Molecule: transfer RNA
Organism: Pirellulaceae bacterium
RNA sequence: GGCUCCGUGGCCAAGUGGCUAAGGCAGCGGAUUGCAAAUCCGCCAUCACCGGUUCGAAUCCGGUCGGAGCCU
Numbered sequence: 001g002g003c004u005c006c007g008u009g010g011c012c013a014a015g016u017g018g019c020u021a022a023g024g025c026a027g028c029g030g031a032u033u034g035c036a037a038a039u040c041c042g043c044c045a046u047c048a049c050c051g052g053u054u055c056g057a058a059u060c061c062g063g064u065c066g067g068a069g070c071c072u
Stems, first nucleotide, its partner, number of pairs: 001071007010025003018055001027043005048064005
């Protein structure tokens, strides 16, 4: 230098054009309890960034950044 894959809450992770972006862990608030633990309820998403396509983009396209791998 070329190519491929990946980037989604604090962490893990589903979702591959359309209903409000699932779920688990953690955190915070509340209920419960004599105090705790456990349990239950609630809260927490600019989908890496910029632009484009589309009536509509996490999803498709281009570029940039970061990570992993292969080739030279």